The RNA shown here (c-di-GMP-I riboswitch aptamer) has 74 nucleotides. Its Rfam family is "c-di-GMP-I riboswitch aptamer". Gene Ontology term of the family: cyclic-di-GMP binding. The model forms 94% of the base pairs in the Rfam consensus. Its mean pLDDT, the model's own confidence on a scale to 100, is 79.
[in-house]
């Protein structure tokens, strides 16, 4: 520096579902659990998109996007 993630190694995260708990809900948090993930790390009025609802707010980053980044590779 990284378009391409084949090979190797050591780590990491954790869908559905179940239990507890918070919330009107979407959904959040903790525990169990692994379908998967090379960004499944971070970012939610002030990019797009979706969802909820008391229509005024809220939620989703495991939809795209933005920012940063391990190993490998160069």
């Nucleotide at each position: 520096g990284u378009a391409a993630g084949a090979c190797a190694a050591g780590a990491g995260c954790a869908a559905a579902c179940c239990c507890a708990u918070c919330g009107c809900a979407a959904g959040g948090u903790g525990g169990g659990g692994a379908c998967g993930c090379a960004a499944a790390g971070c970012u939610a009025c002030a990019g797009g998109g979706g969802c909820u609802u008391u229509u005024a707010a809220g939620c989703c980053a495991g939809c795209c996007a933005g920012c940063u980044g391990c190993c490998g590779c160069a």